Context: one part of a larger RNA
RNA sequence: CUAGGCGUAAAGCGCGCGUAGGCGGAAUGUUAAGUCUGUUGUGUAAUCUCUGGGCUCAACCCAGAAACUGCAACAGAAACUGGCGUUCUUGAGUGAGGCAGAGGAGAUCGGAAUUCCUAGUGUAGCAGUGAAAUGCGUAGAUAUUAGUAAGAACACCAGAGGCGAAGGCGGUUUACUGGGACAUAACUGACGCUGAGGCUCGAAAGCGUGGGGAGCAAACAGGAUUAGAUACCCUGGUAGUCCACGCCCUAAACGAUGGAUACUGAAGCAAGGAAGUUUCGACGCUUUCUGGCUUGAAGCAAACGCGAUAAGUAUCCCGCCUGGGGAGUACGAACGCAAGUUUAAAACUC
Numbered sequence: 001c002u003a004g005g006c007g008u009a010a011a012g013c014g015c016g017c018g019u020a021g022g023c024g025g026a027a028u029g030u031u032a033a034g035u036c037u038g039u040u041g042u043g044u045a046a047u048c049u050c051u052g053g054g055c056u057c058a059a060c061c062c063a064g065a066a067a068c069u070g071c072a073a074c075a076g077a078a079a080c081u082g083g084c085g086u087u088c089u090u091g092a093g094u095g096a097g098g099c100a101g102a103g104g105a106g107a108u109c110g111g112a113a114u115u116c117c118u119a120g121u122g123u124a125g126c127a128g129u130g131a132a133a134u135g136c137g138u139a140g141a142u143a144u145u146a147g148u149a150a151g152a153a154c155a156c157c158a159g160a161g162g163c164g165a166a167g168g169c170g171g172u173u174u175a176c177u178g179g180g181a182c183a184u185a186a187c188u189g190a191c192g193c194u195g196a197g198g199c200u201c202g203a204a205a206g207c208g209u210g211g212g213g214a215g216c217a218a219a220c221a222g223g224a225u226u227a228g229a230u231a232c233c234c235u236g237g238u239a240g241u242c243c244a245c246g247c248c249c250u251a252a253a254c255g256a257u258g259g260a261u262a263c264u265g266a267a268g269c270a271a272g273g274a275a276g277u278u279u280c281g282a283c284g285c286u287u288u289c290u291g292g293c294u295u296g297a298a299g300c301a302a303a304c305g306c307g308a309u310a311a312g313u314a315u316c317c318c319g320c321c322u323g324g325g326g327a328g329u330a331c332g333a334a335c336g337c338a339a340g341u342u343u344a345a346a347a348c349u350c
Base pairs, nucleotide, nucleotide: 003322004321005320006319007304008303012318014201016199017198021194022193023192025088026087027086028085029084030083031082033081034080035077036076037075038074039073040072041071042070049065050064051063052062053061054060091191092188093187094186095184097182099180103177104176106174107173109171110154114150115149117147118146119145120144121143125136126135162169163168206247207246208245209244210243211242215241216240220236221235222234223233258317259316260315261314262313263312266295267294268293269292271290272289273288274287275286276285277284299306300305323350324349325348332343333342334341335340
């Protein structure tokens, strides 16, 4: 390479948008590039195969046939794929309708708690631990009452609940804005799926400039523990955590499971919509569509398990894997302020 694979054995890019490319719904006409049939030409010789012959046999050699599965030209076929034309509505999208939601980014407001400060009451402890000590406190702490200030996070509601492509999103109000399901069937008429490159987004930590700094807290200091204790425990505490703008681009970025479409027994839970039924109404019940879960038929699977949200049955497209170590390293290149990231070997060794 072929082939077989990718939940856990090596292997799904962190997620999306999308270029080229690949693949692509129904009907009809046409074309004849792919496809199929026939004819002709060509496909050197040798080799291989078959038949016969020559060296005493064989290897070897000679003659003939077949073959050379290919290419070209011409004639024809028109089912399938492709091209061109016309048409269609189921795929896809748009419109009009009410709906749910921590979806996004801005501004505003609120209460509880914490800490600091001020004042009052009050007196000897407080804090902390397995036990202590460091620490705080007679310069009046802790506790308690009243008042101010600051920053960060939003108890209950809260749910295996909802929303988002993923990262992720949770106090209130407001204006701006993206997406979605349902129901309708007015419009467009295949406009679709995937997606190498490319571009956007991307937790936390980290970086730059300027703010902010209550609590928490890497580093650091002290107290303990211990044989030691550069830790676990305690008392402190700076970056940071927060905001604005600009970078970084990585995670067990996980469902360790790429996206799309179709099909395939059941049962239950809760969420959103619609129709029907019931009711004074809410609730409830039945059916159905959508997303989230639980149990499980068949099937799959090495097993664990998966099981209409498949890891079942199939098709299309992309990414990735190919023994362990060396190594996600070296070198080169690109990106970055840096930290570093991405791409990515070999010798050697088992």